[in-house]
Context: one part of a larger RNA
């Protein structure tokens, strides 16, 4: 911009397009059919696994550059004690949340239809014979439905409920965000509020801060104290910050003025 005989909000049908539909082992049927023996099934029925798709982070790891701790050298806060900046994040050891595989969890059912090779039924042309010429079947991990996802720019522009009538339905700009995100878009919210920050509390992480006291010459250690500290998580709290402003339809028909 189309598209509906006007503007919204929901919820939908499926023209189509995409993708799965995988593959091994072992075990029972059975050491049976079968074959002199060696061997060794068909159909059928369990169960494991392997590649590949999904989709999540409860466990098991991976990262975690504004978390925590230990530690070198150096410069500074007058000094000691505490810090702090700078040395790849300075180096180490750990790690929430997010993200993630090597994790975890689930998928590949059910089978219907037309079908290839093959394989038949009835049957003529051609008293026979013939699966074919008219007809009627069986038959594949292949095709096409069944699953699964998109999907009316499907211009053949679909359907269905409900709302709205001059400032109303509804929408958008703007703010606060993030289950979303290159930038529009998209979700949650905007005082009738838990949207986000802050602030209390938990989880969870790290490991017992700092001061003081006590012991020891001292290095250090015991105590206070599973203590300080702490990004992203959960809950509760309006303390801060979501102020505001803008768009929003024309026609016909009836009826009345």
């Nucleotide at each position: 911009c189309g598209c509906u005989u006007g503007g919204a909000a929901u919820c939908u049908u499926g023209a189509g397009u995409a993708g799965u539909c995988c593959c091994u082992u072992u075990c029972c049927u059975a050491g049976u059919a079968c074959g002199a023996g060696a061997g060794g099934a068909c159909c059928g029925g369990a169960a494991a696994g392997g590649a590949c798709g999904a989709a999540c982070c409860u466990c098991u790891g991976g990262u975690g550059u504004a978390c925590c701790a230990g530690u070198u050298g150096u410069u500074c806060u007058g000094c000691c004690a505490a810090g702090a900046g700078c040395a790849u994040u300075g180096c180490u050891g750990g790690g929430u949340a997010g993200c993630u595989a090597a994790g975890u969890u689930c998928g590949g059912u059910u089978u219907g239809g037309a079908u290839a090779a093959a394989c038949g039924c009835u049957g003529a042309a051609a008293g026979c014979a013939u699966a074919u010429a008219a007809g009627c079947g069986u038959g594949a991990a292949g095709c096409u439905g069944u699953c699964u996802a998109c999907a009316a720019g499907a211009u053949u522009a679909g359907g269905a409920u409900u709302c709205c009538u001059u400032a109303u339905a509804g929408a958008u700009a703007c703010c606060u965000a993030a289950u979303a995100g290159a930038a529009g878009a998209u979700u949650a919210g905007g005082u009738u509020g838990a949207u986000a920050g802050g602030u209390u509390c938990u989880a969870g992480g790290u490991g017992u801060a700092a001061g003081a006291u006590c012991a020891g010459u001292a290095a250090u250690g015991a105590u206070u104290u599973g203590a300080g500290c702490c990004g992203a998580a959960g809950a509760a709290u309006a303390c801060u910050a979501a102020u505001u402003a803008u768009c929003a339809a024309a026609g016909c028909a009836a009826u009345c003025g």

Predicted 3D model of a 257-nucleotide part of an RNA (large-subunit ribosomal RNA, domain VI) from an activated sludge metagenome.